This is a predicted structure of a 109-nucleotide RNA (SAM riboswitch aptamer (S box leader)) from Thermacetogenium sp. UBA5472.
RNA sequence: CUCUUAUCCAGAGCGGUGGAGGGACGGGCCCAAUGAAACCCGGCAACCGGUUCUUUAGUAAAGGGCGUGGUGCCAAUUCCCGCAGAAGAUGAAUUCUGGGAGAUAAGAG
Numbered sequence: 001c002u003c004u005u006a007u008c009c010a011g012a013g014c015g016g017u018g019g020a021g022g023g024a025c026g027g028g029c030c031c032a033a034u035g036a037a038a039c040c041c042g043g044c045a046a047c048c049g050g051u052u053c054u055u056u057a058g059u060a061a062a063g064g065g066c067g068u069g070g071u072g073c074c075a076a077u078u079c080c081c082g083c084a085g086a087a088g089a090u091g092a093a094u095u096c097u098g099g100g101a102g103a104u105a106a107g108a109g
Stems, first nucleotide, its partner, number of pairs: 001109008013041001015040003021031003025082004042074003047070002050066007078101001083098005
C1' cells in the first nucleotide's frame, strides 16, 4: 500500500511545555491569543493479548467482569453534505434508506 471482517448518535482535564493554526479531501459551517498544532502528564473505551466468572453437554462455543500488556481515542453524530433512491402533491426547507469516502481494530497478501 491492497484485500477481508467488525465498529463509528456513548465516553474522556478549568494540568504543564509550546506558540498559530486546526476540524482527512472539496463545499459549508465551526474551533482557536479567554491560546491552535505538537509533546508531556492525566483520562476514556474495551478491538487484540492476558486474567477471571457464568451458561450450553467436555479441549469447543456464547456471554459477562477486570484493565497490568499492544493499539486507538479525548469540540461539534465520522461536525454536516458530497453518489443513488424514497417521502415532502410541483419547487424548496426538511426527513428516511442504501452506497461511496474516511477513521480505528483484528486478520491476510

The coordinates come from a structure-prediction model, not an experiment, and the mean pLDDT is 84. The organism belongs to Thermacetogenium, within Bacteria.